[in-house]
Context: one part of a larger RNA
RNA sequence: GGACGAACGCUGGCGGCGUGCUUAACACAUGCAAGUCGAACGGAGAAUUUAUUUCGGUAAAUUCUUAGUGGCGAACGGGUGAGUAACGCGUGGGCAACCUGCCCUUCAGAUGGGGACAACAUCCCGAAAGGGGUGCUAAUACCGAAUACGAUCACGCUGCCGCAUGGCGGUGUGAUGAAAGAUGGCCUCUAUUUAUAAGCUAUCGCUGAAGGAUGGGCCUGCGUCUGAUUAGCUAGUUGGUGGGGUAACGGCCUACCAAGGCGAUGAUCAGUAGCCGGUCUGAGAGGAUGAACGGCCACAUUGGGACUGAGACACGGCCCAAACUCCUACGGGAGGCAGCAGUGGGGAAUAUUCCGCAAUGGACGAAAGUCUGACGGAGCAACGCCGCGUGAGUGAUGAAGGUUUUCGGACUGUAAAACUCUGUUGUUUAGGACGAAAGUGCCUGUUGCAAAUAGUUGCAGGUAUUGACGGUACUGAACGAGGAAGCCACGGCUAACUACGUGCCAGCAGCCGCGGUAAUACGUAGGUGGCAAGCGUUGUCC
Repeated sequence: GGACGAACGCUGGCGGCGUGCUUAACACAUGCAAGUCGAACGGAGAAUUUAUUUCGGUAAAUUCUUAGUGGCGAACGGGUGAGUAACGCGUGGGCAACCUGCCCUUCAGAUGGGGACAACAUCCCGAAAGGGGUGCUAAUACCGAAUACGAUCACGCUGCCGCAUGGCGGUGUGAUGAAAGAUGGCCUCUAUUUAUAAGCUAUCGCUGAAGGAUGGGCCUGCGUCUGAUUAGCUAGUUGGUGGGGUAACGGCCUACCAAGGCGAUGAUCAGUAGCCGGUCUGAGAGGAUGAACGGCCACAUUGGGACUGAGACACGGCCCAAACUCCUACGGGAGGCAGCAGUGGGGAAUAUUCCGCAAUGGACGAAAGUCUGACGGAGCAACGCCGCGUGAGUGAUGAAGGUUUUCGGACUGUAAAACUCUGUUGUUUAGGACGAAAGUGCCUGUUGCAAAUAGUUGCAGGUAUUGACGGUACUGAACGAGGAAGCCACGGCUAACUACGUGCCAGCAGCCGCGGUAAUACGUAGGUGGCAAGCGUUGUCC
């Protein structure tokens, strides 16, 4: 000199863009942060219409709402950095040792049955959380059977290829194992016969298989802090065989056998630490660092465990143990903010219990849409960077005042006053966005499927509608220099000096040092210098 997630002191006009618990991975009141689908299913409730009516109602249809069964999601998104010196991360390879829901392409299929369990009704137990018995019922829930283009396994025959184990096929026989419907439309086919469906058709789904894409799993070369006042470490340890397990290789696990394996090229132990893209500094080499943003990893009160699932050993799931907090009828229960706000505590120190799903993205849904503290915004803070303003021009009797003086004067100083302007900003007032059409609804045309001038996929056009921010940004008019400057320093380093007070006192100080009666170094004043909505100080890094 530069830098900062900074703090402290004095001061403080505005805007834009960012940033904001670095400490206690301390404890948490309250609200919200993951739901959605009635076009999977049976009920329940409400409204409307129709039919019937003994005027109580009953039945059917339509619309809306939904506790439950079921599906998908909840493994994403969001937070934190405790642990971890490790294939954790970075970088380059490998898998002939692997998986992959939703998505895309292709091939083949979806036949025919069964028994339950919630909801519901009823009875019972419990303070509650909740639980139990009996009875009824539906499904895209569950379970047999049929079929098997592929697939898998076994046994034959056989082709090609490779970096070892081996890989990719062809063919024959045998064995194993699938599936689910929903909605709209129609009468061409089929069945009843004039409109329905178990029929046809469109869309969305379902099953088996192959390929792709995406995402992951595993292995590996190299790199990755300090200490030798840590020199030896290791029994599933190192290797083999059999078995088990996994999506998959493997001491991953197990039984037996062998006695190996690592280490001064630093094992083991101890300390510290999430890693990287980057960031800061520096001419560079390097050094320091890893806030925000992006990638990976790990964790979710502490420790352990599995279940479900394509995916978890799962922050807002389950079980067990522990600590803590809460409720209790003392028998027993409930909880987990390192999500967004917020509270207490700790600390030098770090914000609102705000608005909205309008945009972007995500989950579900055919869609309308619902949910979304992701996100978009607003609020607070000079915490940072950038920009703007606090006026401009003219103005010498060099006014008054102040300071100083050798009493002549000098400085403050064109500074002020005064005159002429401007209107950034400010105040008032009027208008008023972009972000939003590529979305969505409706209509029309066209195209594909189809028997079809139903219907619907795709495309095009028209039209309507949708904004939290926000009456914000911005624009016009009026008023009016009006409302807007401080901080630090002035002995040398280092730009900037005099007077008074004090008298080794009070004090200053980054280093040298200053102060004991003429202090440019302390305090005050005038003046000057520097920076400026900031200026200094402290801390840390280069």
Small-subunit ribosomal RNA, 5' domain from an uncultured bacterium, 542 nucleotides, folded computationally. RNAcentral holds the full RNA, with entries from SILVA. The coordinates come from a structure-prediction model, not an experiment, and the mean pLDDT is 83.